[in-house]
């Protein structure tokens, strides 16, 4: 560039693990890798988990994390009617 699958759709995220990175730590980025997912899009309003730091100790109390825990809120696609 041709050609099949194949004239709706043949696509999307991405667990564990592993490198590298950064956080004090829960954890996050990035790459690779698929466990799964029909909202595994996006949000930290509510619960649940986890983290932190003070104080002689305990308790309130704070301040994060975590949307692949659940609830809520919000966009989106496909199909069929």
């Nucleotide at each position: 560039c041709c050609g099949g699958c194949c004239a709706u759709a043949a696509g999307c995220c991405a667990a564990a693990c592993c490198a590298c990175u950064u956080g004090u730590g829960a954890g996050g980025g990035u790459g690779g890798g698929a466990c799964g997912g029909a909202a595994a899009g996006c949000c930290a309003a509510g619960g649940a988990u986890c983290u932190c730091a003070a104080a002689a100790a305990u308790a309130a109390c704070g301040a994060g994390a975590c949307a692949g825990c659940c609830u809520g809120g919000u966009u989106g696609c496909a199909a069929a009617g």

Background: This is a predicted structure of an 81-nucleotide RNA (c-di-GMP-I riboswitch aptamer) from Marinobacter salexigens. NCBI's taxonomy places the organism under Bacteria, Pseudomonadati, Pseudomonadota, Pseudomonadales, Marinobacter. Its Rfam family is "c-di-GMP-I riboswitch aptamer". Rfam links the family to the GO term cyclic-di-GMP binding. The prediction has a mean pLDDT of 79.